[in-house]
This is a predicted structure of a 341-nucleotide part of an RNA (small-subunit ribosomal RNA, central domain) from an uncultured prokaryote. Its mean pLDDT, the model's own confidence on a scale to 100, is 89.

Context: one part of a larger RNA
RNA sequence: UUGGGUUUAAAGGGUUCGUAGGCGGGGAUGUAAGUCAGUGGUGAAAGCCUGCAGCUUAACUGUAGAAUUGCCAUUGAAACUACAUCUCUUGAAUAUAUAUGAAGUAGGCGGAAUGUGUCAUGUAGCGGUGAAAUGCACAGAUAUGACGCAGAACACCGAUAGCGAAGGCAGCUUACUAAUGUAUUAUUGACGCUGAUGAACGAAAGCGUGGGUAGCGAACAGGAUUAGAUACCCUGGUAGUCCACGCCGUAAACGAUGAUUACUCGAUAUUAGCUCUGCUAGUGUCUAAGCGAAAGUGAUAAGUAAUCCACCUGGGGAGUACGAUCGCAAGAUUGAAACUC
Numbered sequence: 001u002u003g004g005g006u007u008u009a010a011a012g013g014g015u016u017c018g019u020a021g022g023c024g025g026g027g028a029u030g031u032a033a034g035u036c037a038g039u040g041g042u043g044a045a046a047g048c049c050u051g052c053a054g055c056u057u058a059a060c061u062g063u064a065g066a067a068u069u070g071c072c073a074u075u076g077a078a079a080c081u082a083c084a085u086c087u088c089u090u091g092a093a094u095a096u097a098u099a100u101g102a103a104g105u106a107g108g109c110g111g112a113a114u115g116u117g118u119c120a121u122g123u124a125g126c127g128g129u130g131a132a133a134u135g136c137a138c139a140g141a142u143a144u145g146a147c148g149c150a151g152a153a154c155a156c157c158g159a160u161a162g163c164g165a166a167g168g169c170a171g172c173u174u175a176c177u178a179a180u181g182u183a184u185u186a187u188u189g190a191c192g193c194u195g196a197u198g199a200a201c202g203a204a205a206g207c208g209u210g211g212g213u214a215g216c217g218a219a220c221a222g223g224a225u226u227a228g229a230u231a232c233c234c235u236g237g238u239a240g241u242c243c244a245c246g247c248c249g250u251a252a253a254c255g256a257u258g259a260u261u262a263c264u265c266g267a268u269a270u271u272a273g274c275u276c277u278g279c280u281a282g283u284g285u286c287u288a289a290g291c292g293a294a295a296g297u298g299a300u301a302a303g304u305a306a307u308c309c310a311c312c313u314g315g316g317g318a319g320u321a322c323g324a325u326c327g328c329a330a331g332a333u334u335g336a337a338a339c340u341c
Stems, first nucleotide, its partner, number of pairs: 003313004007295002012309001014201004021194003025088007033081002035077008049065006091191001092188003095184006103177007110154001114150008125136002162169002206247006215241002220236004258308006266286009290297002314341003323334004
């Protein structure tokens, strides 16, 4: 490299948008670049292969042919690809009506709980554990009540549910924004699919500046446990967790399953819409064939096909070294070899 593969054995990029490129629906006409056929030229000689001949054979040599799968020119063909023009509607998009949802952004509001402050009642314990102790408490704690304050998260509904490209999204409400489905089949008329480089988004942790800090809580301190205990348990507790702006760009970023399209036996539950015995679009479970090493999968395929992208090629060394790019840093991306089994 070809081939074979990528749910779990190595292997699907975290996700989307999109440039180049690749691929691309039905019909008509034309062109003839690709394509196909014929003819001519060229494709050095030698060699290889075939026939014949010459050295007594052979090696070797001579001679004739074939081959040289190519290139150029020319004459034709027009099915397919391509190109040009016209056209169609079923792909795609738009319009109209309507529906849905924790989809997003920015405001406003709410109650429960927790902590804390003041006041009141009240007295000796509280707290915590397997058992304790550290800790808090007569300077009046814990408990109970009243009134304040603060920050964070939103019980029940709640689901095997819903929405979003993914990450993710949940109190109520307002504004703005986006998406998807259904119905009519009205409009455009292939406007499509994929997508190297690129761009945007991207949990948690972490970083920068400024706020905020109730609860929780890396680090840290103390008490226990233990042979020890740099842990598990307990009492505290700083970063952080929260907000604004800016970085980081990674996760078992998982359905460990790339995107799009078509086709292929049934049963059943559920969400949304409709003209509702059903249809369409999702979300699940069971299953036939098929597939699969098996587990399983099975119209939401891992079945049957097609297009495009990404990736894999024994284990370790190693996602390391070096270089480069990015980053404030942490580090990220790209990514070997020697050696060894």